[in-house]
Description:
A computed fold for a 392-nucleotide RNA from a Candidatus Poribacteria bacterium, annotated as Bacterial RNase P class A. The coordinates come from a structure-prediction model, not an experiment, and the mean pLDDT is 77. The sequence was found by an Rfam model in a public genome assembly. Its Rfam family is "Bacterial RNase P class A". Rfam links the family to the GO terms tRNA processing, dimeric ribonuclease P complex and ribonuclease P activity.

RNA sequence: GGAGCAGGUCAGGCGGUCGCGCUCGCCGCCUCUUCUGGGGUGGCGGGUGAGGAAAGUCCGGACUCCUCGGGCCAGGGUGCUGGGUAACGCCCAGGUCGGGGUGACCCGAUGGAAAGUGCCACAGAAAACAGACCGCCGAAGGCCCCCUCGACAGGGGCCAGGCAAGGGUGAAAAGGUGGUGUAAGAGACCACCAGCGGCCGCCGAGAGGCGGUCGGCUUGGCAAACCCCACCCGGAGCAAGGCCAAAUAGGAGGGCAUGGGACGGCCCGCCCAACGCCCUCGGGUUCGGCCGCUUGAGGCCUGUGGCAACACAGGCCCCAGAUGAAUGACCGCCACCCCAGACCGGGCAACCGGCUGGGGGACAGAAUCCGGCUUAUCGACCUGCUCCGGGC
Numbered sequence: 001g002g003a004g005c006a007g008g009u010c011a012g013g014c015g016g017u018c019g020c021g022c023u024c025g026c027c028g029c030c031u032c033u034u035c036u037g038g039g040g041u042g043g044c045g046g047g048u049g050a051g052g053a054a055a056g057u058c059c060g061g062a063c064u065c066c067u068c069g070g071g072c073c074a075g076g077g078u079g080c081u082g083g084g085u086a087a088c089g090c091c092c093a094g095g096u097c098g099g100g101g102u103g104a105c106c107c108g109a110u111g112g113a114a115a116g117u118g119c120c121a122c123a124g125a126a127a128a129c130a131g132a133c134c135g136c137c138g139a140a141g142g143c144c145c146c147c148u149c150g151a152c153a154g155g156g157g158c159c160a161g162g163c164a165a166g167g168g169u170g171a172a173a174a175g176g177u178g179g180u181g182u183a184a185g186a187g188a189c190c191a192c193c194a195g196c197g198g199c200c201g202c203c204g205a206g207a208g209g210c211g212g213u214c215g216g217c218u219u220g221g222c223a224a225a226c227c228c229c230a231c232c233c234g235g236a237g238c239a240a241g242g243c244c245a246a247a248u249a250g251g252a253g254g255g256c257a258u259g260g261g262a263c264g265g266c267c268c269g270c271c272c273a274a275c276g277c278c279c280u281c282g283g284g285u286u287c288g289g290c291c292g293c294u295u296g297a298g299g300c301c302u303g304u305g306g307c308a309a310c311a312c313a314g315g316c317c318c319c320a321g322a323u324g325a326a327u328g329a330c331c332g333c334c335a336c337c338c339c340a341g342a343c344c345g346g347g348c349a350a351c352c353g354g355c356u357g358g359g360g361g362a363c364a365g366a367a368u369c370c371g372g373c374u375u376a377u378c379g380a381c382c383u384g385c386u387c388c389g390g391g392c
Stems, first nucleotide, its partner, number of pairs: 001388010012334007020049013051363001055374002058372005063237004068269006075233005080094005095110006111228002116226002118222003133167002135163003141159006175193006194218001196215008241291004251281006260272002298317008336360006343354004
């Protein structure tokens, strides 16, 4: 000097002119009225006004309503260990297996296949109680031929029979290397390894790790297949849910009697309680106003503890609440990024800086509110680490 890896921060700045929403104060006007209240509107002034994702609606909650609690079935969710959190399928730290990179680092998987059922196309002999296409043997059994006077021996061929070591197929095929043995083989046996299992010792909170010893010799994959095991789970959702105003017919008929009262079913207890529920007919209102509505599991700073996520303590701060939906338009200067340059400076060079000119602005806008995940995305800065090149 260049190229990377991991983490964090920001999301252009300043000034001017006009224009918006909310809120508070002061001064008016109109209207309603349950009378010092509500609504609308004008002027002046103070404060404040979109995001890291506001997006997707995939998870978890707060909050609201439906009586509430316990148990069972069904249904759904999670799935290595430990920690964090209000909670989670999230976050942090770690374990084991596999993969990428020279490296810093990054990615994927992660209860159980010996409880059972099922699937693995095509190819292949055979795809898990899994096998004979090509091969090897054929000693001992049978038949035929050659040699021979004949027979034996020898040689060749075929069959019965034996093998799964060699080859082929495939994503995957009955542990690996070397030997003993055999007719030929084969963990059949042996040595050393790998794998699996048992026992023992040590380390670790734990998942697990290291070491020793013994053993049958060795049993593919898929459970985002059904399933088994462990743990967890009421339902809807701010268009939740309340209040006011307005209007009518406080309507009529029938049923249930332990009927109704938390998506499904069952049981028990409690409560509504003598409360209600269901069906049919008929009538009124309808896109009115207010609340919910923003002070929060809130933000920032410091200290302590912790590898960290985070927790605790102290201090400071108030940072949108619209409702057909507000923050916009214009101007100037600066900053940032890209391109060009025959100019200037540094340098051996690569390159860096200055100057001049031109161009550019990513993804994208709250609507009850938080904690996450996922997706989209222009760039700038800071911290730590890795590799390459050059010089001293």